The prediction has a mean pLDDT of 89. This is a predicted structure of an 86-nucleotide RNA (c-di-GMP-I riboswitch aptamer) from a Syntrophomonadaceae bacterium. The model forms 95% of the base pairs in the Rfam consensus. The organism belongs to Syntrophomonadaceae, within Bacteria.
RNA sequence: ACACGAUAAAGGCAAACCUGCCGAAAGACAGGGACGCAAAGCUACGGGCCUAAAGUCAGUUUGACCAUGGCCGCCGGGUUGCCGAA
Numbered sequence: 001a002c003a004c005g006a007u008a009a010a011g012g013c014a015a016a017c018c019u020g021c022c023g024a025a026a027g028a029c030a031g032g033g034a035c036g037c038a039a040a041g042c043u044a045c046g047g048g049c050c051u052a053a054a055g056u057c058a059g060u061u062u063g064a065c066c067a068u069g070g071c072c073g074c075c076g077g078g079u080u081g082c083c084g085a086a
Stems, first nucleotide, its partner, number of pairs: 004084002012037002017032004022027001035073001041079003045076003048071003055065004
């Protein structure tokens, strides 16, 4: 340096759920809370998944399609980074 990842050390993040708040929704944000995480840091680049407001079509008060909206704690890629036993 690269790989790798301890019942190590120092620190870190925070699922569900609750409250508030933004949003059409998915979901985000803040506080509480810890299921977990060695990139559970960042990035929608490829795949995947969620939603369907506007729009289009059908039609009759609803249905279908659709991302320009989201998810990196689904997988992969890119990129940055703490520690150091085997």